[in-house]
A computed fold for a 75-nucleotide RNA from a Nitrospinaceae bacterium, annotated as transfer RNA. The sequence was found in a public genome assembly. Its mean pLDDT, the model's own confidence on a scale to 100, is 81.
RNA sequence: UCCGGCGUGGCGCAAUGGUAGCGCAUGCGACUGUUAAUCGCAGGGUUACUGGUUCGAGUCCAGUCGCCGGAGCCA
Numbered sequence: 001u002c003c004g005g006c007g008u009g010g011c012g013c014a015a016u017g018g019u020a021g022c023g024c025a026u027g028c029g030a031c032u033g034u035u036a037a038u039c040g041c042a043g044g045g046u047u048a049c050u051g052g053u054u055c056g057a058g059u060c061c062a063g064u065c066g067c068c069g070g071a072g073c074c075a
Base pairs, nucleotide, nucleotide: 001071002070003069004068005067006066007065010024011023012022013021018055026042027041028040029039030038048064049063050062051061052060
């Protein structure tokens, strides 16, 4: 330099172009003699960034940035 994949709550991941959810974690409560376990509830999101297409974009398109993998060039 080129090619491919990925970027979404604190973490791990979902989501036919049509209400952004699940698990873990966290907080509170129930249960228990206590803790743990279990159960219930709640809080938590600039869907990497900038544009575009569309009635409507996490999703499609273009560019940029970052991470991972592969290929290649160089005095």